[in-house]
Molecule: c-di-AMP riboswitch aptamer (ydaO/yuaA leader)
Organism: Streptomyces cellostaticus
RNA sequence: CGUGCGCACGCGCCGAAUCCCGCAAGGGAACCGGGGAACCACCACCUUGGGGUGAAUCACGCGGAUGCCGUCGUGAACUGCUUGAGUCCACGACCGGUAUACGCGCGUAGGAGACCUUCCUGCUCCGAACCCGUCAGCUAACCCGGUAGGCGGAGGAAGGAAAGGAG
Numbered sequence: 001c002g003u004g005c006g007c008a009c010g011c012g013c014c015g016a017a018u019c020c021c022g023c024a025a026g027g028g029a030a031c032c033g034g035g036g037a038a039c040c041a042c043c044a045c046c047u048u049g050g051g052g053u054g055a056a057u058c059a060c061g062c063g064g065a066u067g068c069c070g071u072c073g074u075g076a077a078c079u080g081c082u083u084g085a086g087u088c089c090a091c092g093a094c095c096g097g098u099a100u101a102c103g104c105g106c107g108u109a110g111g112a113g114a115c116c117u118u119c120c121u122g123c124u125c126c127g128a129a130c131c132c133g134u135c136a137g138c139u140a141a142c143c144c145g146g147u148a149g150g151c152g153g154a155g156g157a158a159g160g161a162a163a164g165g166a167g
Stems, first nucleotide, its partner, number of pairs: 011152004018029004030147006040137001049135001050132004058107001060105004065100006071093005077087003110126004115165002117162005
């Protein structure tokens, strides 16, 4: 001097997820979400289920798994019987097609990024997960819930413009 890890303080980020009172239980404010008329919308909806929170949708390709269909083989039953053939059931082959969910790849609707809001130009990322349980369009009154969790560095925490505010 550089790098990695841990701890503490502080400053920040995604998100509604913060603040106040109380010994506590809990309560309040604020923010957020759901249900719920008329009018309007849908002229249909109900297993191909449907719906909700969220930016997190929708394609294409690959892989194996499962289901279905076709082809082939084996066995049984029925019809028919000169030869042959037809129908249906079960199992197998893994040959082909298709559908579903999963995994992976590459994109994408959309979303985030350091004083706050808006615009322009860029760069770096995300493009998940969960819930309701056959049921919900919008929706005043009214009713019911949540206030978690996870992260960050030497500046790309970039540059430019406008207005107001904060410090």